[in-house]
Molecule: c-di-GMP-I riboswitch aptamer
Organism: Desulfobacteraceae bacterium
RNA sequence: UUCUCGAAAGGGCAAGUCUUGGGAAACCCGGAUACGCAAAGCCUUGGAGCCUUAAGCGAUUAUUGCAAAGGCAGCCUGGCCGCCGAA
Numbered sequence: 001u002u003c004u005c006g007a008a009a010g011g012g013c014a015a016g017u018c019u020u021g022g023g024a025a026a027c028c029c030g031g032a033u034a035c036g037c038a039a040a041g042c043c044u045u046g047g048a049g050c051c052u053u054a055a056g057c058g059a060u061u062a063u064u065g066c067a068a069a070g071g072c073a074g075c076c077u078g079g080c081c082g083c084c085g086a087a
Base pairs, nucleotide, nucleotide: 012037013036016033017032018031019030021028022027035074041080042079043078046076047075049072050071051070052069056066057065058064059063
């Protein structure tokens, strides 16, 4: 000098719960709180996984099946960007 790791500092995000509003619903936006997270930032690329079911059609017809499509993702993977840097 470079690489790897990442303590401290300054900050960040936000599970779950409650809630205004939106949606058929899953769920989403905003607010409060705070399980946790060094990428729990962005993009679902691939894999694994989970949720909803409108119209319509069907059935054993106040129920239930299929279903366009929609949604979550804080599991792994791929890509892009990224604050600080003690031992």